[in-house]
Context: one part of a larger RNA
RNA sequence: UUGGGUUUAAAGGGUGCGUAGGCGGACAAAUAAGUCAGUGGUGAAAUCACUCAGCUUAACUGAGUAACUGCCAUUGAUACUGUUAAUCUAGAAUGUAAAUGAAGUAGGCGGAAUGGAUCAUGUAGAGGUGACAUUCAUAGAUAUGAUUCAGAACACCAAUCGCGAAGGCAGCUUGCUAAGAUACAAUUGACGCUGAGGCACGAAAGCGUGGGUAGCAAACAGGAUUAGAUACCCUGGUAGUCCACGCUGUAAACGAUGAUAACUCGUUGUCGGCGAUACACAGUCGGUGACUGAGCGAAAGCGAUAAGUUAUCCACCUGGGGAGUACGAUCGCAAGGUUGAAACUC
Numbered sequence: 001u002u003g004g005g006u007u008u009a010a011a012g013g014g015u016g017c018g019u020a021g022g023c024g025g026a027c028a029a030a031u032a033a034g035u036c037a038g039u040g041g042u043g044a045a046a047u048c049a050c051u052c053a054g055c056u057u058a059a060c061u062g063a064g065u066a067a068c069u070g071c072c073a074u075u076g077a078u079a080c081u082g083u084u085a086a087u088c089u090a091g092a093a094u095g096u097a098a099a100u101g102a103a104g105u106a107g108g109c110g111g112a113a114u115g116g117a118u119c120a121u122g123u124a125g126a127g128g129u130g131a132c133a134u135u136c137a138u139a140g141a142u143a144u145g146a147u148u149c150a151g152a153a154c155a156c157c158a159a160u161c162g163c164g165a166a167g168g169c170a171g172c173u174u175g176c177u178a179a180g181a182u183a184c185a186a187u188u189g190a191c192g193c194u195g196a197g198g199c200a201c202g203a204a205a206g207c208g209u210g211g212g213u214a215g216c217a218a219a220c221a222g223g224a225u226u227a228g229a230u231a232c233c234c235u236g237g238u239a240g241u242c243c244a245c246g247c248u249g250u251a252a253a254c255g256a257u258g259a260u261a262a263c264u265c266g267u268u269g270u271c272g273g274c275g276a277u278a279c280a281c282a283g284u285c286g287g288u289g290a291c292u293g294a295g296c297g298a299a300a301g302c303g304a305u306a307a308g309u310u311a312u313c314c315a316c317c318u319g320g321g322g323a324g325u326a327c328g329a330u331c332g333c334a335a336g337g338u339u340g341a342a343a344c345u346c
Base pairs, nucleotide, nucleotide: 004317005316006315007300008299012314014201015200016199017198021194022193023192025088026087029084030083031082033081034080035077036076037075038074039073040072041071042070049065050064051063052062053061054060091191092188093187094186095184096183097182100179103177104176105175106174107173108172109171110154114150115149116148117147118146119145120144121143125136126135162169163168206247207246208245209244210243211242215241216240220236221235222234223233258313259312260311261310262309263308266291267290268289269288270287271286272285273284274283275281295302296301319346320345321344328339329338330337331336
């Protein structure tokens, strides 16, 4: 390489948009580039194959035939692919209607809790633990009440719920923006699918500048525990957590399951539409769950949300360690990221 694979054995890119490329609906027509057939030319010799022949045989050599699977020209064929021009509506998109949602973004507002400040009541403990202690407290703590300030997060509702491409999104409310689904079948008429590079988004932690800092809390300090205890437990506590702008670009970024399309038993919930209606409904479209048949699978299991049966395109895998390391390149302020070996060893 061929072949085989990628839920869990090695292997699906974190996610989307999209360039080149690859692939692509129905109907008839033209063309004849691919495709197929015939004919002609060419395809050096040697080699290879076959049949003979010459050295005693063989290797070797000679003769002949075949072959040289190719290329060119020409004459035809037209199913499929391509191309050209035309038509269509089942794919795709647009429109109209009434709904939907924690989708995004920028404002405004709210209550509970926590902590602080002041005042009042009040007196000796409080706090914490398995038990202690560090700690706080007669300079009046803890507790209770009133007033006030601050920052962060939004109990119940809440769900096997919903929305989003993924990351993710939850107090209430307003503006702006986006989305898919449903019904109608009005419009366009294949406008589609995938997508190497590329671009954008991308939890947490981390970095830069400037704010903010209630609670929590790496580091750090102290107290315990212990043989020791650089821990688990306790008392404190700084970065950080929050906001604005910029960077970083990684996660068990997981459904460990790429995207799109078609086909293939049943049962039962639930969400958003539609239909019908008094509830009822094997009703219907789209989502989201549970169980299960065939089939698949090494098994666990999957099972119309497939890991079943197929098609197109992309990504990735090829024994363990060395190693996601070294070197180089590139990106980054840095931390580091991306790409990514070999010797050696089993």
A computed fold for a 346-nucleotide part of an RNA from an uncultured prokaryote, annotated as small-subunit ribosomal RNA, central domain. The prediction has a mean pLDDT of 86.